Large-subunit ribosomal RNA, domain VI from a Candidatus Bathyarchaeota archaeon, 291 nucleotides, folded computationally. NCBI's taxonomy places the organism under Archaea, Thermoproteati, Candidatus Bathyarchaeota. The coordinates come from a structure-prediction model, not an experiment, and the mean pLDDT is 84.
[in-house]
Context: one part of a larger RNA
RNA sequence: UGCUGGUCGCCUGAGGGGAAAGGGUUCCCAGUACGAGAGGAACGGAACGUUGUAGCCAAUAGUCUACCGGUUGUCCGACAGGGCACUGCCGGGCAGCCACGCUGUCGCGGAUAAGAGCUGAAAGCAUCUAAGCUCGAAGCCGCUCCCGAAAAUAGGCGGCCAUUCCAUGACACGAGACUUGGCGACAGGCCUCAGUCAUGGACGAGGGCCCCCAUAGAAGAUGGGGUUGAUGGAGCCGGGGUGUACGCAUCAAGGCUUCGGCCGAGGUGUUUAGCCCGUGGCCCCCAACAG
Numbered sequence: 001u002g003c004u005g006g007u008c009g010c011c012u013g014a015g016g017g018g019a020a021a022g023g024g025u026u027c028c029c030a031g032u033a034c035g036a037g038a039g040g041a042a043c044g045g046a047a048c049g050u051u052g053u054a055g056c057c058a059a060u061a062g063u064c065u066a067c068c069g070g071u072u073g074u075c076c077g078a079c080a081g082g083g084c085a086c087u088g089c090c091g092g093g094c095a096g097c098c099a100c101g102c103u104g105u106c107g108c109g110g111a112u113a114a115g116a117g118c119u120g121a122a123a124g125c126a127u128c129u130a131a132g133c134u135c136g137a138a139g140c141c142g143c144u145c146c147c148g149a150a151a152a153u154a155g156g157c158g159g160c161c162a163u164u165c166c167a168u169g170a171c172a173c174g175a176g177a178c179u180u181g182g183c184g185a186c187a188g189g190c191c192u193c194a195g196u197c198a199u200g201g202a203c204g205a206g207g208g209c210c211c212c213c214a215u216a217g218a219a220g221a222u223g224g225g226g227u228u229g230a231u232g233g234a235g236c237c238g239g240g241g242u243g244u245a246c247g248c249a250u251c252a253a254g255g256c257u258u259c260g261g262c263c264g265a266g267g268u269g270u271u272u273a274g275c276c277c278g279u280g281g282c283c284c285c286c287a288a289c290a291g
Stems, first nucleotide, its partner, number of pairs: 005161007015147003021051002024048005034039001052105005060099001062097002067092005072085005094278001107143004115135004164202008174193003178189004209291001210226005231287003235282004239277004247270005254263003
């Protein structure tokens, strides 16, 4: 852009895609059928395991340059707290992501191939074939999974809005009232209403923009929320990670000493501390305003 008003939602399924499954072992059948014996099946069923594939993170494992702790060198005068050295190195580690981990991965139907047959002529017989019919494979097509109204034969159903009004212009020129001239037929003026088309505007379902975001994410897109609110942040509580902070008190190996005392790694208590959290809940404190 089209699909012959617009928009939103739910479907149908022409067509397209995948390989989504493939081997194995053991047991029952069965030491059976078979076979003199030696040996030794099958149909069917069950349990394991493997390869592939799809998904997942409760547990296990890995990672975890969010985080916590220890420690070396050096610098910020010392302490405290930090910078740099591959994240300095080392020990742990939630969420997330993941495999080495966990879960699923069945069967049925239809038409057939080689092949097996039935009936049966040509050709009095015979013959699975010439007419007709029945079976038959990990293969083919479906059921099952995914995409899919741009499937031009452009589908179906439902909700809402619109199909209305205004202005201007054009075309047709219709009806009616009033009025001027005329004896009259009639001629003219002005106003209102009505028809079709075009252009512009109004109204309007809905969508988009805007703002806060994530179960989404390269950008678009997707999904949620926007005060009639728990969408994100802060705070509090729970849960979790590290592993007991600084300061203070006290004890203290050892060293120095003018013998008065001083320095002092480290231990203990305060302290299941301190620090931190991509997690759950609560709470309108902040921001989702105004449009």